[in-house]
Context: one part of a larger RNA
RNA sequence: GGAUGAACGCUGGCGGCGUGUCUAAGGCAUGCAAGUCGAACGGAUCAUACGAGAUUACAUCAAGGAUGAUGAGUGGCAGACGGGAGCGUAACGCAUUGGUAACCUACCCUGGAGCCGUGAAUAAUCCGCCGAAAGGCAGACUAAUACACGAUAUGGAUGCGGGGACACAUGUCAUUCGCAUUGAAAGCUCCGGCACUCCGGGAGGGGCCUAUGUUCUAUCAGCUCGUUGGCGAGGUAACGGCUCACCAAGGCUAUGACGGAUACCGGGCGUAAGAGCGUGACCCGGCUCACUGGGACUGAGACACUGCCCAGACACCUACGGGUGGCUGCAGUCAAGAAUCUUCCUCAAUGGACGAAAGUCUGAAGGAGCGACGCCGCGUGCGGGAUGAAGGCCUUCGGGUCGUAAACCGCUUUUAUAGGGGACGAACAAAUGACGGUACCCUAAGAAUAAGAGGUUGCUAACUCUGUGCCAGCAGCAGCGGUAAUACAGAGACCUCGAGCGUUAUCC
Numbered sequence: 001g002g003a004u005g006a007a008c009g010c011u012g013g014c015g016g017c018g019u020g021u022c023u024a025a026g027g028c029a030u031g032c033a034a035g036u037c038g039a040a041c042g043g044a045u046c047a048u049a050c051g052a053g054a055u056u057a058c059a060u061c062a063a064g065g066a067u068g069a070u071g072a073g074u075g076g077c078a079g080a081c082g083g084g085a086g087c088g089u090a091a092c093g094c095a096u097u098g099g100u101a102a103c104c105u106a107c108c109c110u111g112g113a114g115c116c117g118u119g120a121a122u123a124a125u126c127c128g129c130c131g132a133a134a135g136g137c138a139g140a141c142u143a144a145u146a147c148a149c150g151a152u153a154u155g156g157a158u159g160c161g162g163g164g165a166c167a168c169a170u171g172u173c174a175u176u177c178g179c180a181u182u183g184a185a186a187g188c189u190c191c192g193g194c195a196c197u198c199c200g201g202g203a204g205g206g207g208c209c210u211a212u213g214u215u216c217u218a219u220c221a222g223c224u225c226g227u228u229g230g231c232g233a234g235g236u237a238a239c240g241g242c243u244c245a246c247c248a249a250g251g252c253u254a255u256g257a258c259g260g261a262u263a264c265c266g267g268g269c270g271u272a273a274g275a276g277c278g279u280g281a282c283c284c285g286g287c288u289c290a291c292u293g294g295g296a297c298u299g300a301g302a303c304a305c306u307g308c309c310c311a312g313a314c315a316c317c318u319a320c321g322g323g324u325g326g327c328u329g330c331a332g333u334c335a336a337g338a339a340u341c342u343u344c345c346u347c348a349a350u351g352g353a354c355g356a357a358a359g360u361c362u363g364a365a366g367g368a369g370c371g372a373c374g375c376c377g378c379g380u381g382c383g384g385g386a387u388g389a390a391g392g393c394c395u396u397c398g399g400g401u402c403g404u405a406a407a408c409c410g411c412u413u414u415u416a417u418a419g420g421g422g423a424c425g426a427a428c429a430a431a432u433g434a435c436g437g438u439a440c441c442c443u444a445a446g447a448a449u450a451a452g453a454g455g456u457u458g459c460u461a462a463c464u465c466u467g468u469g470c471c472a473g474c475a476g477c478a479g480c481g482g483u484a485a486u487a488c489a490g491a492g493a494c495c496u497c498g499a500g501c502g503u504u505a506u507c508c
Stems, first nucleotide, its partner, number of pairs: 001508004006504005013378006019371002021336001026334003030331003035077003040074002044070005050064001053061003084289003093214004098209003103206003108202007116150004125140002128137003156182007164173003187194002215261003222252003227249004232244003264286004268279004291312005314325004342368001344367003350364001351362004381411004391402004417444005425435001452497005457478003463492005473480002
């Protein structure tokens, strides 16, 4: 000198774009953050217009079907995404490079084949019971794209066998050939379609493996028994001590094993001419975590942030028998701290889930708010004006300086204020804008609404007076101060930067 997620002090007019718990992965009141589908299903309630019929003077009641709505339930898809955090991790965690002839893949695209028949339940509902509650038990009835059984099988899976090509560790491929065994399906409809089953291919996504790279410490020198390898079995989507039985006795290590400390990694970011050094906030990719520890279930996918079970700590409710909860989502609160924001608006746009759609949901997102926290831009006027006014300061008392500065005259209106108009962002024929009466435009009056901070001995741009008297104090270093202090304090003048200026901390 540059830089910062900064903090502190003094000061503070506006706008745009960014950015904002670096500490206690400490505890959390409250609200919201994941639902959706009636074009899968039965029933309940309500509404609307009908309504055979009943009582009938009008009128009322009513089986029933129709349409619509609502909450609960069965069922499907989504809840594995999106959002947060960096505890752990020195590791195939990450980055780069290859491999998978050892693998998986819902939704989507594409090609082929199919969609036949039958059955038993169950929630809701009704009824009874237990419980303070949370919730639970028994009986009766019922539906489905829920569940089960059978048929069929282009192709699929498993087993056995034959030939070809390519490999040489098992193997793979060519729609290869033969035999045996075996496994599917669901309907809805506004009649346009949308779904369903099996198989092949694709896209995107993921699992696993390899090589190389990846902090400090030897005041850590030896470490290891599923350990290292084999055979067999189990397990997995898949290879593998992944797990198990048996067999062998191996494996790693001074090119640093093992232990300890610290730490998510990368793209990047800061600095530097570069090499390098430092760093990993915001944004993007990967990983890991979700009160702490463990476990599996469901599922294409989880060992699952707002699912389940167990244990623990903590907190809450309780009729003392027993229950309930998990903000490292968005706001907000307490605590901690030098220190870090609104319990805001909207689904209008973009994106996501569900749905045929209309649409619903979406604290993702889009916006607004707060903070000079950062960067950038703008303003606080412009021209004229000497008797160089008053006043301050200095003075050799002549004067000098603040100083064209002010006053005064003329001008302008960025900005602020008031009034009027008023968007783009909306795609998709129409309708549809949170932001927002915002940006922007026009008009009006009026210099009006707007300057400070640090410094002035040298480094280092900028000097005098007064006070003080090694005192009080200053200070980044050198050093100032003991009676003429340009170094302390005040004043005037001056210098630098300027809505900022200084200080502290950290990096180059």
Small-subunit ribosomal RNA, 5' domain from Candidatus Uhrbacteria bacterium RIFCSPHIGHO2_01_FULL_63_20, 508 nucleotides, folded computationally.
Taxonomically the source falls in Candidatus Uhriibacteriota (Bacteria, Bacteria candidate phyla).
The prediction has a mean pLDDT of 85.
Rfam family: Bacterial small subunit ribosomal RNA.